[in-house]
Molecule: transfer RNA
Organism: Planctomycetota bacterium
RNA sequence: GCUCUUGUAGCUCAAAGGAGAGCACCUGCCUCGUAAGCAGGAGGGUGUGGGUUCGAUUCCCAUCGGGAGCU
Repeated sequence: GCUCUUGUAGCUCAAAGGAGAGCACCUGCCUCGUAAGCAGGAGGGUGUGGGUUCGAUUCCCAUCGGGAGCU
C1' cells in the first nucleotide's frame, strides 16, 4: 500500500428497509433479614460524516478504531 472482516443498551449477542433478547440495574410482592422466585420499569440518534428512500443497523460512498490475510 491492497483485500477481507468487525463496531448495536453497563456486559454478551440478535435483527437483509419500520431496533429486540439474556444477564446486570431500579421499583414492588414474598422473607425476621438477605438471596432465590414472581410482577412491573428504565436504558440504544446502531463508531463517525454524507447519499438513496415516506422510512436505513440494513442499500451506496467516504472516513475512524479493532482483527485477519497479501505484497